The RNA shown here (transfer RNA) has 74 nucleotides and comes from Lachnospiraceae bacterium JC7.
Rfam family: tRNA. The family's RNA type in Rfam is transfer RNA.
């Protein structure tokens, strides 16, 4: 540089024929349980869905650009 994949709570992923509440499964926090930890039970917190525009009434989703990362080919 050209093609192609991937970017969603701290980690690692789900979710796209656009729709009114964005989820999970570890990890954080409280409490319960237990002499104490752990393990099990209840419950919370924490995402402006990689940027910025454009389509639309509505965009995590669908189009552009650029960023990051991987893989290719030269």
């Nucleotide at each position: 540089g050209g093609c192609c994949c991937g970017g969603u709570g701290g980690c690692u992923c789900a979710g796209u024929c656009g729709g009114u509440u964005a989820g999970a499964g570890c990890g954080c926090c409280g409490c319960c349980c237990u002499g104490u930890c752990a393990c099990g039970g209840c419950g919370g917190a924490g995402g402006u869905c990689g940027u910025c525009g454009g389509u639309u009434c509505g965009a995590u989703u669908c189009c552009g650009u650029c960023c990051c990362g991987g893989g290719u080919c030269g």